[in-house]
This is a predicted structure of a 72-nucleotide RNA (transfer RNA) from an uncultured Spirochaetales bacterium.
This record gives sequence, C1' cells and structure tokens, in this order.
RNA sequence: GGGUACAUAGCUCAAUGGAUAGAGCGUAUCCCUCCGGAGGAUAAAAUCCGGGUUCGAUUCCCGGUGUACCCU
Repeated sequence: GGGUACAUAGCUCAAUGGAUAGAGCGUAUCCCUCCGGAGGAUAAAAUCCGGGUUCGAUUCCCGGUGUACCCU
C1' cells in the first nucleotide's frame, strides 16, 4: 500500500427496512435475613462519526475513525 470482517447498555450478545432497540451477567433502590449470600420486585443505562437513499435506517450505499485477520 491492497483486501476481508467487525463497531449496539459497564461486559457478553440479539434485532428480515416498520410497534416504546431487547436478553443474560453486572449496577442502584426496596423486600426478605440476626448480618451477608441466595431469592423476589422495581429502576437507570446503548446503535463509532459525517453524509446519501427511503414514507421510514441498528439494518442498504458512500466517506472517515478504530479493532482483528490476510496479502504485498
């Protein structure tokens, strides 16, 4: 220098162009307990950035950034 894949919650992952973007673990509060743990209830928390297509974009297209791998 060229190519491929990936980027969503604190972490690991879902979501065929269409309803309020979900799940597990974790975190906070409460219940329970002599205390803690386990268990139960509730809550907070995310689409890498900039454009384009579309009635509608996490999803499709272009560019950028970052990570991993391959080629030279």

It matches the Rfam family "tRNA". It is annotated as a transfer RNA. It was read from a public genome assembly.